[in-house]
């Protein structure tokens, strides 16, 4: 130099369902179930929406799995700092 990965910060974007008692407080799944100031995600986009009171399994119950989904939308971001891989030019041997 150029690409990837990790991690820091700025800037944006997004969810918070289901069940049991009813103050709130337990229970399942998830990275996270509304202040956690956390967690994910920023076009290499399944983070999140529209279809959707969807369909097929499945549970005490749910977007809990799986399909839908090469579908349509979605923030079109920067900046640094290590790793190690690749050219390249220079010095030495």
């Nucleotide at each position: 130099c150029g690409a990837a990965a990790u991690c820091u910060u700025u800037a944006g974007g997004g969810g918070u369902g289901c069940c049991c008692g009813g103050u709130c407080g337990g229970g399942c799944u998830g990275a996270g179930a509304a202040c956690a100031u956390a967690c994910c995600c920023u076009u290499u986009g399944a983070a999140c929406u529209u279809g959707a009171a969807c369909a097929g399994g499945u549970u005490a119950g749910u977007a809990c799995c799986u399909g839908c989904g090469u579908a349509g939308g979605g923030a079109c971001a920067a900046a640094g700092a290590u790793u190690g891989c690749g050219g390249u030019a220079u010095a030495c041997a």
This is a predicted structure of a 93-nucleotide RNA (TPP riboswitch aptamer (THI element)). It matches the Rfam family "TPP riboswitch aptamer (THI element)". Rfam links the family to the GO term thiamine pyrophosphate binding. Model confidence (mean pLDDT): 76 of 100.